This is a predicted structure of a 72-nucleotide RNA (transfer RNA) from a Candidatus Parcubacteria bacterium.
RNA sequence: CCUCCCGUAGUUCAAUGGAUAGAACAAGAGACUUCUAAUCUCUAAAUGUAGGUUCGAUUCCUACCGGGAGGA
Numbered sequence: 001c002c003u004c005c006c007g008u009a010g011u012u013c014a015a016u017g018g019a020u021a022g023a024a025c026a027a028g029a030g031a032c033u034u035c036u037a038a039u040c041u042c043u044a045a046a047u048g049u050a051g052g053u054u055c056g057a058u059u060c061c062u063a064c065c066g067g068g069a070g071g072a
């Protein structure tokens, strides 16, 4: 320098055009317990950035940013 892949909650993953982006673990609060642990209930928390297509974009297109793999 070229090609390809990936980017969603604190973490690991779903959702692949359509009603409020969902689950597990983690975090906080409460219940239970003499206390802790375990268990149960509840709460908060995310689409890398900017444009474009579309009635509608996490999804499709472009550029950029970040990470990874291969080639020269």
Stems, first nucleotide, its partner, number of pairs: 001071007010025004018055001027043005048064005
Its mean pLDDT, the model's own confidence on a scale to 100, is 81.